[in-house]
């Protein structure tokens, strides 16, 4: 140089191109328990690596960047 694989919530992970709300586990936040804290219970707040394209409809499919790992050379 080229090729391939990966990118979602703080974290580890789900979602056949289809609903109206992208869903769960821990993490936090706030009440309830409690002498006070754990821990349980209930509630909340929080994401599609960027940008264009196809499509009535995109995390999902192209096309390029941009990050990270791999094979050739």
């Nucleotide at each position: 140089u080229g090729g391939c694989u990966u990118a979602u919530a703080g974290u580890u992970c789900a979602a056949u191109g289809g609903a109206g709300a992208a869903g769960a586990a821990u993490a936090c936040u706030g009440u309830g328990c409690u002498a006070c804290g754990a821990a349980c219970a209930c509630a909340g707040a929080g994401a599609u690596a960027g940008a264009a394209g196809u499509u009535c409809g995109a995390c999902u499919c192209u096309u390029c960047u941009u990050a990270a790992g791999c094979c050739a050379a």

This is a predicted structure of a 73-nucleotide RNA (transfer RNA) from a Chitinophagaceae bacterium. Its Rfam family is "tRNA". The family's RNA type in Rfam is transfer RNA. Gene Ontology term of the family: triplet codon-amino acid adaptor activity. RNAcentral holds the sequence, with entries from ENA and MGnify. RNAcentral records the identical sequence in 2 taxa.